[in-house]
A computed fold for a 72-nucleotide RNA from Spirulina sp. SIO3F2, annotated as transfer RNA. The organism belongs to Spirulina, within Bacteria. It matches the Rfam family "tRNA". It is annotated as a transfer RNA. The sequence is in RNAcentral, with records from ENA.
RNA sequence: GGGCAAUUAACUCAGAGGUAGAGUGCUUCCUUCACACGGAAGAAGCCACUGGUUCAAUUCCAGUAUUGCCCA
Numbered sequence: 001g002g003g004c005a006a007u008u009a010a011c012u013c014a015g016a017g018g019u020a021g022a023g024u025g026c027u028u029c030c031u032u033c034a035c036a037c038g039g040a041a042g043a044a045g046c047c048a049c050u051g052g053u054u055c056a057a058u059u060c061c062a063g064u065a066u067u068g069c070c071c072a
Base pairs, nucleotide, nucleotide: 001071002070003069004068005067006066007065010024011023012022013021018055026042027041028040029039030038048064049063050062051061052060
């Protein structure tokens, strides 16, 4: 220098046009003498950034950034 992939909750990941979910973790309560396990409830996301297409974008397109892999 060229090519490919990924970026969504604190962490690991789903969701591929109709407005966002799970597991783990966190908080509160129940249970226990207490802790753990178990049960119930809850909070936490401007979906990396900028622009475009669309009635509507996490989703499609372009660019930028970061990370990883391959080639030279």